[in-house]
The part of an RNA shown here (large-subunit ribosomal RNA, domain II) has 650 nucleotides and comes from a Spirochaetota bacterium. The RNAcentral record of the full RNA draws on ENA. It matches the Rfam family "Bacterial large subunit ribosomal RNA".
Context: one part of a larger RNA
RNA sequence: GCCUGCGAGUUACUGUAUGCAGCAAGGUUAAGGGAUCGAAGUCCUGGAGCCGAAGCGAAAGCGAGUCUGAAUAGGGCGUUUAGUUGCAUGCUUUAGACCCGAAGUUGAGUGAUCUAGCCUUGGUCAGGAUGAAGUGGCGGUAACACGCCAUGGAGGUCCGAACCGGUGAAUGUUGAAAAAUUCUCGGAUGAACUGAGGCUGGGGGUGAAAGGCCAAUCAAACUCAGCGAUAGCUGGUUCUCCUCGAAAUGUAUUUAGGUACAGGGUCUGGUGUUUAGUUGUGGGGGUAGAGCGCUGUUUGGGCUAGGGGCCUUACCCGGUUACCAAACCCAGGCAAACUCCGAAUACCAUAACUUUAGAGCCAGGCACUGAGUCAGUGGGGGAUAACCUUCAUUGGCGAGAGGGAGACAACCCGGAUCGACAGCUAAGGUUCCUAAAUCUGCACUAAGUGAUAAAGGAUGUCUGGUCGCACAGACAAUUAGGAGGUUGGCUUAGAAGCAGCCACCCUUUAAAGAGUGCGUAAUAGCUCACUAAUCGAGCGACCCGGCGCCGAAAAUGUACGGAGCUAAGUGUAGUACCGAAGCUUCGAGUUCAGAGGACAGAAGACGGAAGACAGAGAACGGAAAGAUGAUUGAAGAAAAACGCGUUCAG
Numbered sequence: 001g002c003c004u005g006c007g008a009g010u011u012a013c014u015g016u017a018u019g020c021a022g023c024a025a026g027g028u029u030a031a032g033g034g035a036u037c038g039a040a041g042u043c044c045u046g047g048a049g050c051c052g053a054a055g056c057g058a059a060a061g062c063g064a065g066u067c068u069g070a071a072u073a074g075g076g077c078g079u080u081u082a083g084u085u086g087c088a089u090g091c092u093u094u095a096g097a098c099c100c101g102a103a104g105u106u107g108a109g110u111g112a113u114c115u116a117g118c119c120u121u122g123g124u125c126a127g128g129a130u131g132a133a134g135u136g137g138c139g140g141u142a143a144c145a146c147g148c149c150a151u152g153g154a155g156g157u158c159c160g161a162a163c164c165g166g167u168g169a170a171u172g173u174u175g176a177a178a179a180a181u182u183c184u185c186g187g188a189u190g191a192a193c194u195g196a197g198g199c200u201g202g203g204g205g206u207g208a209a210a211g212g213c214c215a216a217u218c219a220a221a222c223u224c225a226g227c228g229a230u231a232g233c234u235g236g237u238u239c240u241c242c243u244c245g246a247a248a249u250g251u252a253u254u255u256a257g258g259u260a261c262a263g264g265g266u267c268u269g270g271u272g273u274u275u276a277g278u279u280g281u282g283g284g285g286g287u288a289g290a291g292c293g294c295u296g297u298u299u300g301g302g303c304u305a306g307g308g309g310c311c312u313u314a315c316c317c318g319g320u321u322a323c324c325a326a327a328c329c330c331a332g333g334c335a336a337a338c339u340c341c342g343a344a345u346a347c348c349a350u351a352a353c354u355u356u357a358g359a360g361c362c363a364g365g366c367a368c369u370g371a372g373u374c375a376g377u378g379g380g381g382g383a384u385a386a387c388c389u390u391c392a393u394u395g396g397c398g399a400g401a402g403g404g405a406g407a408c409a410a411c412c413c414g415g416a417u418c419g420a421c422a423g424c425u426a427a428g429g430u431u432c433c434u435a436a437a438u439c440u441g442c443a444c445u446a447a448g449u450g451a452u453a454a455a456g457g458a459u460g461u462c463u464g465g466u467c468g469c470a471c472a473g474a475c476a477a478u479u480a481g482g483a484g485g486u487u488g489g490c491u492u493a494g495a496a497g498c499a500g501c502c503a504c505c506c507u508u509u510a511a512a513g514a515g516u517g518c519g520u521a522a523u524a525g526c527u528c529a530c531u532a533a534u535c536g537a538g539c540g541a542c543c544c545g546g547c548g549c550c551g552a553a554a555a556u557g558u559a560c561g562g563a564g565c566u567a568a569g570u571g572u573a574g575u576a577c578c579g580a581a582g583c584u585u586c587g588a589g590u591u592c593a594g595a596g597g598a599c600a601g602a603a604g605a606c607g608g609a610a611g612a613c614a615g616a617g618a619a620c621g622g623a624a625a626g627a628u629g630a631u632u633g634a635a636g637a638a639a640a641a642c643g644c645g646u647u648c649a650g
Stems, first nucleotide, its partner, number of pairs: 011095002015091009026051003032045005055062002065077004098236002101233001105226006116200009125190001127159003130155001134151006163187003168183004202218001204214003249262005263369002265366007273357001274359001276354008289341001290339002295335008304325001306324002308321004372397010402413003417588004422584003428578003431563003437575001439574006450565001456550002460547003464543006477534005483507003488502003513528001517526002
């Protein structure tokens, strides 16, 4: 782990609601007693008490009223609906109160055979090394001191076994072991180690002090008891079927994962369309948008107070201004906390129509919920970040299966009572994987774009449009010209078309700028604009749109689900088909409602005999279910009889 067994809303009391029963303006006994009696029980007794039949007021008190009050006013609470006892069921009160579970707290005891410290009495420490004091001798001194050589054998001395410890590492880690093994390492005559006996006890001991240790337990031991402590917390809580079916919100909370009331569910009773939708009609509003008339903000210009600068001035004045700028004017913007304006929706009311929904409303019993989540839309916070956060509103998931989206609670389609080897569709699809079009018409794309992305960039390509030039010859190419005044003036060392500034004329011409670019120190030189010839038909500039291109970097290996596709991509129009638990068809079932029939019971006004009812009743008829009998005798099971075979260590 699996299997089997055991294992959790009980009992008493209180209250309340519902159902059933008894009696009823009444209902009912409790303890106790008696009879029967083995006991349990049953019957009888017992009226104490309790509830109800009257309330109001603090009370005196009054009474269908009463209290307040001056009130014959108003107002409050009552009167106008039958209770009570028992049983059953739901919930509830007090009790352990559905079961198990703390850490803890208090009391009384048990522990120092582990370990800490101490007391008494014993025991143990191979071997080696060093060589203190003291002592002796010699030297030395005035005498000491001091030195040397011996002797001596001190020490929380040294090395190192036993013994005690436990430094580092490896192994071990469901171990050989609830701390060890191996190697290594520290102490090893001492504050050493150790045997036996004894002492200290739980807010206490003991502690060379680590909150260490006090029997594998210590920031307060263990055992029993208070004790079924308490647990707004976690887990668990046992048969079946049918119907309906939520919430994760508001307010409050020493409250935030709890609870109370409300909201949403269900059940019972009542009400009886009061519900919902559409259209019309009538409403209020200040959002979206828009606007600038208000409140603010803001750009440019004008006009013009005030201020600054400059000039003038002894002072007072005054002049001027490419400065700043109120108010005002013109033009143009912005606003959640601006509005001269102002929707769509939504909401309220109402009429008609549609609608009968597990609709509305009222009263009561019983819950659960009060952690939500994603998506669309309108907002706040954040960075117009987040599978972010917080509101509003709608939908889903939650509590929803099925089909689609490769896989995928929250997206799209659609709501599964059960069965079917029947049909039609939705979303989405129809080359193959894979059910259905290699379907039809017209276009586009060449990038495998399709099958990720921006600013920006580009003679990609297709459609449409505007303007201009062109057989009096355009565009491109080729040939030729491209001149003179003049080196324009200024500037400059120089400035000659071509550093820079100013001007940009005139002439000859088919045409030629006081010059488009390169170039020179400056000239020169090359070239362009412009013109002619050659050639012979379209050329040039720009704009809107469609589809593509670049921009384009990520970690195992391509990467539309894949294969693969030039359509099997994209746009548009169309016709078929596939496709779900949707819809339809066929069959079956449950519940509710309605109808018919049968049976049992209760109440029963009125009518009253050509009728009605009750009983018996042959024959005949009678849906389904049911009863009895007869026949048949499947699969399978058991037993008996008979028979056959194999093996064995009988």